[in-house]
Source information
Predicted 3D model of RNase P RNA and transfer RNA as a complex of 438 nucleotides. Rfam match: Bacterial RNase P class A. From the family's description: Ribonuclease P (RNase P) is a ubiquitous endoribonuclease, found in archaea, bacteria and eukarya as well as chloroplasts and mitochondria. The prediction has a mean pLDDT of 79.
Parts: sequence; structure tokens; C1' cells
RNA sequence: UGAGACCUCUUGAUGGCCGCGACCAGCAAUGGUUGAGGAACUUCCGGGCUCCAUAGAGCACGAUGGCGGAUAACGUCCGCCCAGGGCGACCUGAGAGAUAGCGCAGCAGAGAAUAGACCGCCUGUGUGAUUCGUCAUAUAGGUAAGGGUGAAACGGCGGUGUAAGAGACCACCGGGUUGCUGGUAACAGUUAACCGCAUGGCAAGCCUCAUCGGGAGCAAGGCCAAGUAGAAGGCAGGGCUGCUCGUCCAUAUGCCUUCGGGUAGGCUGCUAGAGCCUGUCGGCAACGUCAGGUCGAGAUGGAUGGUCAUCCGUAUUGCUUCGGCAAUACGACAGAACCCGGGGUAAAAGAGGUCUCAUUCA
RNA sequence: GCCCUGGUAGCUCAGUGGAUAGAGCACCGCUCUCCUAAAGCGGGUGUCGUCGGUUCGAAUCCGAUCUGGGGCACCG
Repeated sequence: UGAGACCUCUUGAUGGCCGCGACCAGCAAUGGUUGAGGAACUUCCGGGCUCCAUAGAGCACGAUGGCGGAUAACGUCCGCCCAGGGCGACCUGAGAGAUAGCGCAGCAGAGAAUAGACCGCCUGUGUGAUUCGUCAUAUAGGUAAGGGUGAAACGGCGGUGUAAGAGACCACCGGGUUGCUGGUAACAGUUAACCGCAUGGCAAGCCUCAUCGGGAGCAAGGCCAAGUAGAAGGCAGGGCUGCUCGUCCAUAUGCCUUCGGGUAGGCUGCUAGAGCCUGUCGGCAACGUCAGGUCGAGAUGGAUGGUCAUCCGUAUUGCUUCGGCAAUACGACAGAACCCGGGGUAAAAGAGGUCUCAUUCA
Repeated sequence: GCCCUGGUAGCUCAGUGGAUAGAGCACCGCUCUCCUAAAGCGGGUGUCGUCGGUUCGAAUCCGAUCUGGGGCACCG
């Protein structure tokens, strides 16, 4: 200098005018303070909170799935292991179990799961040819070394062996089991012994194992006000989850469905919280301990906007004394609704840091 | 705000691991007719909403995302 990898951050600034919501002051006019995000998006997980029972047991159902840790909790995060990709920094992985059982594998191919003789190779027999070495053909067998098909063909390669062959046997490589060593563990190593290798793929197919999960959700729930009209059908119990147990309530009223009637109001829950900032200490890290500081929206048809000026950033055009100057345009994605922790997705323009590879120069 | 559900041809739908995704209507071409309609014959016109993953193989299974539709107030 060029090409990349990873981590983190910003989300234009100030002021004037006109508006909107909330709160405070004021009899009022009016004045003052304050007012979106890193994703407020999605609703994909987890938790708080509220009601149902204090949230119980079993089955079913659902979710998760290498190991260890973090955490209120998690399907998230951190560190490590293994597999795959990349020269590398690094990235990706639903990454348990296929000898518990069931199931699936189209087409092609001879054969698709404890498989398979289509071609080839070899042997016997018959027939024919013959240059007597053999060759061709038919048939009965042997053979998984070679060819060909496929995503996948039941270890690889060399040798011994054989009629030809074959882990049938042997060496090396690969694999498995047990032991030993290191590690908390996943796992790694091993000229330690054994197994000729026998049981390939799919579990985001059923399933097995382990762990976790009670249901609903602020339109939860509580209080007040206003208004009204009940009727029909069903069940005999009803709620707590789909079933069983158990438990609570009700016992002559209770529950469910449908139709009909009334209201379309107020207060609360509601924002000070696993909060944010700075520092210290512990930890590789995620994160945690301690100390100090700080308060930052609360609408309910739903506020947070518009415009002007100056500056900032980017792009284009023009001028240029190459230092810049001027004009115009643009400044994304998106917008709270009980509150938090994550994941995912969207996005204009930037900023900082660490690292890798290539090349050049010293 | 919360919950449920759909996306396959122009329209309405089927297909829930296997070869080139089907059906009806519509549409196009031909025949018949002076012309049209009807009738007959032939033709599939499609990124299975999009992207990624699992698998030998995905419309189908899984995840993310885009988009359409529906439901949920209180009182007796």
C1' cells in the first nucleotide's frame, strides 16, 4: 500500500417562531419544567407481576440436547472439546442414542442391508474348429480381486496363498473394546493387551434416554359510578389443564351454549427498576462484590411535529492560485403503551480498536 | 397490546418426503359456421410467498422473514 477477519460505539448540533401530551404554579390570562429507540420493530424464547388453589402427583403433550460455567431465568451468553470450511485472522454446526424396537431409500443398477454372479476371471463336462499351443460356444459350479450403476455396494494397499479368488493368512495404515496417563468434564494421547473388522445412512421419520415446563395474560386484576329484561336449550355437579387422582366451592342452586337487553365512563395497576453512570476488587471471559453519584415519557383514538437561520457530514455540479470556495440535494431504519433479560430482522452515513494474508521499502 | 390461522396456475382448491406438482372453471390454438355462440380435439400458462438449513432427494420436515384474514371490553 492492497485485500480481508473480529469487537465496540455514534444515530447530526445550537437557537428563534408556531403547535401537541404530561406535571407544577396561578382565580384567570398565562408562565415554567419535561417528552421515543438501538432496534421502541418482530412476538421467537425466558423471567417479574396479577388472577385461578399454596401451584399438588401420575399419564399425555411440548421444548431442549457435546462439556463446564454465568444468570432471576432462558432455546441466550462466556470458555473449552469435536466435526466441517478457509493459506490465515476466523467462520459454521438441533453436536445425545442407528446391537431397544418399528419404518424409509424413487430412478439407475446383477445386487440397497447380516446384499449381489450382468460383464469379467477360474474349473469340470458336451459340441465344433485347430497351426495341437489352444480358441469359440453351450451347460453345471466356484469366485466379491477387476469393470460398470448409484448419494450410498459390507475397511485400504502390498504380499502369501489359490484352479481363480477371498482377513482365509501376514506386514503396514485405518477402526473398535479394555486398561493406563492427562483433564472437573466433553475429550485427547498410548510400540499396553485384545478383536480380522462383525452390527453403513436417515431420529429437523416414529421412537429411546436425560433435563425442564400448571394455565391464562395489564383487554391480567382491584375499586367506584351509570343503566338494563330477560328468554330458550342442555348438564347434574362446577373450578383448578387434555385425562385420572387429589383438592376447593356449591348443595337447590350452580355451570355451559345461543338469542336478546344495558354501558361504551372514572380511579388504580403505571412506572425507582434483576435501573443507569463512574471507580475498586475477584474472574481468561460471560458476570459478580463493594463504594459513590443519579432520576431519564406515561398517552387511552392514543402527544413527542412543522418551519427558518447558522454550523456538521455525504453526494453531484461549477470555479480554482490545487490549499480550497460556491450552489443544489440528501441525513437512514423506524416510532413507546405493565416492566425487564436475550435472540432474530431492518438500515443512510460514519468513528475507534485488535488481528491476518500478500506485496514493497528500510 | 394479546391470541389464532392461511399463502400452490388468472380464480377456487387437492397434493404432508421420490422421477416431468395435478383437478374444475377461465385462457390460447385448431375443426365446424357466412360470422358468433355452443360442441369436439389439442395445449399447463407455476420461482409451490421469500431466504437459509436437515436429507441422496423438500411444495411437504425445521428455523428466520414478508404478507393476508379472524378473534379477545364491561354489567345482569